């Protein structure tokens, strides 16, 4: 400088193609049952501007446009 993919909960993803229920799961955190105790296991609970911005649209994580940011190919 070109050319691909990712960016959603403290972490790692799903959900995006093909817009509409209240945004979801592992593991993590808190509380509480078990137990002498601890872990395991069980049961609830917090937790999200969905990477900014602007459009399209009754409606937008999601379709379209600029950017920001990591990451791999190419030079």
């Nucleotide at each position: 400088g070109c050319c691909g993919a990712a960016g959603u909960a403290g972490u790692u993803c799903a959900g995006c193609c093909u817009g509409g229920u209240u945004a979801g799961a592992g593991c993590g955190c808190c509380a509480c049952g078990c137990u002498c105790a601890u872990a395991a296991c069980g049961u609830g609970g917090a937790g999200g501007u969905c990477c900014g911005g602007a459009g399209u649209u009754c409606a937008a994580a999601u379709c379209u446009c600029c950017g920001c940011u990591u990451c791999g190919g190419c030079a």

This is a predicted structure of a 75-nucleotide RNA (transfer RNA) from a Candidatus Woesearchaeota archaeon. Its mean pLDDT, the model's own confidence on a scale to 100, is 82. It matches the Rfam family "tRNA". By type it is a transfer RNA. The source organism's lineage runs through Archaea, Nanobdellati and Candidatus Woesearchaeota.